[in-house]
Predicted 3D model of an 82-nucleotide RNA (transfer RNA) from Candidatus Andersenbacteria bacterium RIFCSPHIGHO2_02_FULL_46_16.
Rfam family: tRNA. By type it is a transfer RNA. Rfam's curators write: Transfer RNA (tRNA) molecules are approximately 80 nucleotides in length.
The prediction has a mean pLDDT of 81.
């Protein structure tokens, strides 16, 4: 230099053929249980905001009524070729 794969909440990881982004698990918070802790049980948990609402799939554009998904450029990591 060329080709390919991957990138989604704090972490792992789903999301069909473009149609509610974050299911499920872990973690965390609060409560229960316990002398206390662990385990277990219940509820909650992407970010900002008092709320309304706004933002979010590595980053920037594009197509579309609608994009995590399609197209272009780009960044990072990994694999292969030269």
């Nucleotide at each position: 230099g060329c080709g390919g794969a991957u990138g989604u909440g704090g972490c792992g990881g789903a999301a069909c053929u473009g149609g509610u982004a974050u299911a499920c698990g872990c973690g965390c918070a609060u409560g229960g249980c316990u002398u206390a802790g662990g385990a277990c049980c219940a509820u909650g948990u992407g970010g900002g905001g008092a709320a309304a609402c706004c933002c979010u799939u590595g980053g920037a554009g594009g197509u579309u009524c609608g994009a995590g998904u399609c197209c272009u450029c780009u960044c990072a990591u990994c694999c292969g070729c030269a």